[in-house]
Context: one part of a larger RNA
RNA sequence: GAGUAACGAUAAUGAGGGUGAAAAACCCUCACGCCGAAAGACCAAGGGUUCCUGCGCAACGUUAAUCGACGCAGGGUGAGUCGGCCCCUAAGGCGAGGCUGAGAAGCGUAGUCGAUGGGAAAUCGGUCAAUAUUCCGAUACUGCUCAUUAUUGCGAUGGGGGGACGGAGAAGGCUAAUCAUACCGGGCGUUGGUUGUCCCGGGGAAAGGUUGUAGGCAGGUGGCUUAGGAAAAUCCGGGCUGCUAUAUGCUGAGAACUGAGACGAGCCCUUUUUGGGCGAAGUUGAUGAUGCCAAGCUUCCAAGAAAAGCCUCUAAGCUUCAGAUAGUGAGUAACCGUACCCGAAACCGACACAGGUGGUCAGGUCGAGAAGACCAAGGCGCUU
Numbered sequence: 001g002a003g004u005a006a007c008g009a010u011a012a013u014g015a016g017g018g019u020g021a022a023a024a025a026c027c028c029u030c031a032c033g034c035c036g037a038a039a040g041a042c043c044a045a046g047g048g049u050u051c052c053u054g055c056g057c058a059a060c061g062u063u064a065a066u067c068g069a070c071g072c073a074g075g076g077u078g079a080g081u082c083g084g085c086c087c088c089u090a091a092g093g094c095g096a097g098g099c100u101g102a103g104a105a106g107c108g109u110a111g112u113c114g115a116u117g118g119g120a121a122a123u124c125g126g127u128c129a130a131u132a133u134u135c136c137g138a139u140a141c142u143g144c145u146c147a148u149u150a151u152u153g154c155g156a157u158g159g160g161g162g163g164a165c166g167g168a169g170a171a172g173g174c175u176a177a178u179c180a181u182a183c184c185g186g187g188c189g190u191u192g193g194u195u196g197u198c199c200c201g202g203g204g205a206a207a208g209g210u211u212g213u214a215g216g217c218a219g220g221u222g223g224c225u226u227a228g229g230a231a232a233a234u235c236c237g238g239g240c241u242g243c244u245a246u247a248u249g250c251u252g253a254g255a256a257c258u259g260a261g262a263c264g265a266g267c268c269c270u271u272u273u274u275g276g277g278c279g280a281a282g283u284u285g286a287u288g289a290u291g292c293c294a295a296g297c298u299u300c301c302a303a304g305a306a307a308a309g310c311c312u313c314u315a316a317g318c319u320u321c322a323g324a325u326a327g328u329g330a331g332u333a334a335c336c337g338u339a340c341c342c343g344a345a346a347c348c349g350a351c352a353c354a355g356g357u358g359g360u361c362a363g364g365u366c367g368a369g370a371a372g373a374c375c376a377a378g379g380c381g382c383u384u
Base pairs, nucleotide, nucleotide: 013031014030015029016028017027018026032381033380034379035378040361041360042359043358046341047340050339051075052074053073054072055071056070060068061067080141081140082337083336084335086119087118088117092113093112094111098107099106100105122139123138124137125136126135142333143332144331145330146329147328148327149326150325151324152323153318154317158313159312160311161310166300167299168298169297172293173292174291177287178286179285180284183202184201185200186199187198188196208258209257210256215251216250217249218248219244220243221242222241223240224239225238226237228236229235263282266278267277268276269275301304347356348355363375364374365373366372
């Protein structure tokens, strides 16, 4: 220079009350304003206690601070079903033997790892200051082990099926959701009117079980035979033939019944609180998804993972045993993650940085719309 520039989005504050040494900024109330395909809610990644409570204000916070993602202390993360672990494999990695190389080592068979993919099973309600598909209540479901009853050809690392998959497009059936409504509860106006075709609020409900619908797919079933499936096969495939198709089998949203107890506007009591109790209606119609049926259907050419679980077939073998199928009962289900932030003041950017960050949810009015405008739930007014 200079007590100058600046104090990091122009979304916006004002009043009353409280606390306190002190209040523009903290807390409460009222009003106003901003976002609302987000500036709301939930995950993954990443972070790693930042979560909640009490006590503090030196430093940190671009000002103050009684406040804080700051300091100190205490507390907080509960699982057979969510995710991992586990079983399975992809790209890729490693790799017994093996091949190559002077060697270090390189490649690679069997194999073994490796999710971002495939594989059993849970919902609703309640609850803490802080966790909840984890605790509690109610109602479910799955795997395994054992026992028992009935029936019985069982058996794999092998064979077969299945799992099992692309792009685009269209139509149909539904549901979520929304709007209105029967019905239920409350109100009657501090200002002209408001007992009315008035106003305000509610009008919601899971998994599972039973049933097997709108639809979708495959023709089904029996006999004989068989150079294929590296052995075998009653399985799969090939051949011949009988019967039969509005059939048979598989799949399949939704609806209905059940689950159903609760929940619930509001009201009452009370030590006014994080408390206790009572508890109405809970129907119908319309619109209608980008969600479900559906990995379906139609169509196109560039022709769109694998393996296991699962079903089936036999081999060795076992065949009063073991094993298998169905029912019932009992037992069991370990370990790890679980707080909190997550379009951000908690992650990546040296910062409480106008930048960056994958997925899910998707209300109302107008609208083709996830545009735009204004709103709901919810969250904020961006720390001078």